[in-house]
Context: one part of a larger RNA
């Protein structure tokens, strides 16, 4: 910018691509075959690998400060008790999230038209032939089927729903529908852009409460022990991203848009 009013949705599907893999184990069956070792085509079930795809219940990984413990040193005057700093100081554990070692699924089936082969009718060439007319079967291979993309497919498709008012000094100024953009508060969306959730008629994000999950029983008080320490009050305390309420803070305000071609 185009699809000849302007604008939210929802589709068709030219046309491109993607997958479409492999083994065993059983059954038919120790059959057929074979003098015997030996050992099937087919049909059915099953159970695996490698890949691929979505996920985070479970298992585990990570989780730079969620929670404990602890060494050393300095500082708050000192004692308790806090904090810096030493790879996060070092050790033990972990939410969200992300992942994989962990969960779930996936190749199939089925058509069509065929290759090589293998047939059925048949002359030519009184016979014989799958071929010359005609007519079948047939492959992990083609084309559908299956999974996404997909109207600039300019041959720009189809369908719903919205909006299409007026003023005035009248051929130009105004007014600005319908949807939208700019901003702004944020996102399990994202390199920016897009995408989605909101912008006071609000729960978007942050606090604030409650909860959940982690850690692993705070300080201080009191009672014991010479003393490290123990015990009660205490399954405490503090708790990132999880889930919920709740306007306490921040979403303040600006524009574009038809009315014709």
């Nucleotide at each position: 910018c185009g699809c000849a009013c302007g604008a939210a949705a929802c589709u068709u599907g030219a046309g491109a691509a993607g997958u479409u893999u492999u083994c065993u184990c059983u059954u038919u069956a120790g059959u057929a075959c074979g003098a015997g070792a030996g050992g099937a085509u087919u049909u059915g079930g099953a159970g695996g690998g490698a890949c691929g795809u979505a996920c985070c219940u479970c298992u585990g990984g990570u989780g730079u400060u969620c929670c404990u413990g602890u060494u050393g040193u300095c500082a708050c005057g000192c004692u308790a008790g806090u904090g810096g700093c030493a790879g996060c100081g070092c050790a033990g554990g972990g939410u969200a999230g992300c992942c994989a070692c962990g969960u779930a699924c996936g190749g199939u089936c089925u058509g069509g038209a065929u290759a090589a082969g293998c047939g059925c009718u048949g002359a030519a060439a009184g016979c014989a032939u799958c071929u010359a007319a005609g007519c079948g079967c047939g492959a992990a291979g083609c084309c559908a089927u299956c999974c996404g993309c997909a109207a600039g497919a300019u041959g720009a498709g189809g369908u719903c729903u919205c909006g299409u008012u007026g003023a005035c000094u009248c051929u130009g100024u105004c007014u600005g529908a319908a949807g939208c953009c700019c901003c702004c508060u944020g996102g399990a969306a994202g390199a920016c852009g897009a995408c989605c959730a909101g912008g006071u008629u609000g729960a978007u994000a942050g606090g604030c409460u409650g909860g959940c999950u982690g850690u692993g029983u705070a300080a201080g008080g009191c009672g014991g022990g010479u003393g490290a320490c123990c015990g009660u009050c205490u399954c405490a305390g503090c708790u990132g991203a999880c889930c919920a309420g709740u306007a306490c803070u921040a979403a303040u305000g600006g524009g574009c848009g038809a009315a014709u071609g």
This is a predicted structure of a 261-nucleotide part of an RNA (large-subunit ribosomal RNA, domain VI) from a Planctomycetaceae bacterium. Model confidence (mean pLDDT): 85 of 100. It matches the Rfam family "Bacterial large subunit ribosomal RNA". Gene Ontology terms of the family: ribosome and structural constituent of ribosome.